[in-house]
C1' cells in the first nucleotide's frame, strides 16, 4: 500500500430483524456498626470516535475519515 475486527457513562461489556441506551465495578448520599470493611437501599454519569447519506425512526444499514489490534505484501 492491501484485507478482516473493534471504538458505546471514569473502567470493563451489552443492546435481538433498524424502533425507550443498560448491566457490572467505580464514584456520591443513606441503614447498619464503637469505627472502618462488608452487605442492603437509593443517585448521579453518555454528543454511542468524527464527519455526511438512507429511512418516520440509526448504536444497528451505506460512503469518507482518524485511532487501535490482528493478518498480508
Nucleotide at each position: 500500500g492491501c484485507u478482516g475486527g473493534c471504538g458505546u457513562g471514569g473502567c470493563u461489556c451489552a443492546a435481538u430483524c433498524g424502533g425507550c441506551a443498560g448491566a457490572g465495578c467505580a464514584c456520591c448520599g443513606g441503614u447498619u456498626u464503637u469505627g472502618u470493611a462488608a452487605a442492603c437501599c437509593g443517585g448521579c454519569g453518555g454528543u454511542u470516535g468524527c464527519g455526511g447519506g438512507u429511512u418516520c425512526a440509526a448504536g444497528u444499514c451505506c460512503c469518507g475519515c482518524c485511532g487501535c489490534c490482528a493478518g498480508c505484501u